[in-house]
Overview: Predicted 3D model of a 348-nucleotide part of an RNA (small-subunit ribosomal RNA, central domain) from an uncultured bacterium. The coordinates come from a structure-prediction model, not an experiment, and the mean pLDDT is 81. Its Rfam family is "Bacterial small subunit ribosomal RNA". Rfam links the family to the GO terms structural constituent of ribosome and ribosome.
Context: one part of a larger RNA
């Protein structure tokens, strides 16, 4: 390179879409590129392989035979692959009905408790922390309590190994647009699939950036109090960016199931969500899900186990001893922050 692997040992990309590429259902006709068979032709010598033969053997010489995996012609063969073509429904789509969610997801309107906060009321010496304490609030009247405001941000119970969604993610109620699996019919199209290098779009954060709103409420940074031998921390009081919003960027996460996508095909129990189909009202079959246990069979075992890490197949991504290092140099891309891509020498 070949093998070999990728849940935890080193390895599945964050996630989708998809152009080339690579692979692809059943039947029937052609064709003959690939594939198979024959003939020719070519494949230098040497060398190397066999058996002769010459140097006393041997090395080594010598003449022959074989090989020489290749390519080229030409003559066939047609299962398989591949071009055409004709058809065909089981794979994939449309249709029609039914139905399903908190939640692809965008806009908008509404609501209540709860924290802050200004005003007024009543009240009077404290509050408020913490292990103990202070810093800090307060007789210019707090804390506590009513009462009607204000503003922002988050949705208690409900609530679930529950549901959506491609991931990230989605939760008061409500309306508008909108987008999806799913179930049944088998009406319709007729391989229209499938994976995808490069692209492209999306892509949590109480993360960062940029100009603008907004600003309760937490809170880096900063202050002051305590602790300590110090205490640039853990604890308190405060407190700015930031948390929120809209447009732009960033493109990374223990982006996790540490398990890449399709499809077939393997024993079973149980719950538990949404159809249908039956119903004897007793549970009982089917479909897609979401869970939990045991089998084969896999597994270095933990353990997985129809939602498989099991039998196969296809296609893509990645790994190849620690460290040096996801570093450095170069590039791209980015306001920067940085991100992708990504070594070496040395070292054990």
């Nucleotide at each position: 390179u070949u093998g070999g692997g990728u849940u935890u040992a080193a390895a599945g990309g964050g996630u989708g879409c998809g152009c080339a590429g690579g692979c692809g259902g059943g039947a029937g006709a052609u064709u003959a590129a690939g594939u198979c068979g024959g003939u020719g032709a070519u494949g230098a010598a040497a060398u190397u392989u066999u058996g002769c033969g010459g140097c006393u053997c041997a090395a080594c010489c010598g003449a022959a035979a074989g090989a020489g995996u290749g390519c080229c012609a030409u003559c066939g063969a047609a299962a398989c692959u591949g071009g055409u073509u004709u058809u065909c429904u089981u794979g994939a789509g449309u249709g029609u009905a039914g139905a399903u969610g908190a939640g692809a997801g965008u806009a908008g309107g509404c609501g209540g408790a709860a924290u802050u906060u200004g005003u007024g009321g009543u009240g009077u010496a404290g509050c408020g922390g913490u292990g103990a304490a202070a810093u800090g609030c307060a007789u210019u009247g707090a804390u506590a309590u009513c009462a009607a405001g204000a503003g922002g941000a988050a949705c208690u119970c409900c609530a679930a190994u529950u549901g959506c969604g491609c991931a990230g993610g989605c939760a008061g109620c409500u309306u508008a647009c909108u987008a999806a699996a799913c179930u049944a019919c088998u009406a319709c199209u007729g391989a229209c699939g499938u994976u995808c290098c490069u692209g492209c779009a999306c892509g949590a954060a109480g993360g960062g950036g940029g100009g603008g709103g907004g600003g309760a409420u937490c809170a880096a940074a900063c202050a002051g109090g305590a602790u300590u031998a110090g205490a640039u921390a853990c604890c308190c009081u405060g407190g700015u960016a930031g948390u929120c919003c809209a447009c732009g960027c960033a493109g990374u996460a223990a982006a996790c199931g540490a398990u890449g996508a399709u499809u077939a095909c393997u024993a079973g129990u149980u719950g538990u969500u949404u159809g249908c189909g039956a119903u004897a009202c007793a549970c009982u079959g089917u479909a897609a899900g979401c869970g939990a246990c045991u089998g084969c069979g896999c597994g270095a075992a933990a353990g997985c186990a129809u939602u498989a890490a099991g039998u196969a197949a296809u296609c893509c991504a990645c790994c190849u001893g620690g460290g040096g290092a996801g570093u450095a140099c170069g590039u791209u891309c980015g306001c920067a922050a940085g991100a992708a891509u990504g070594a070496a020498a040395c070292u054990c």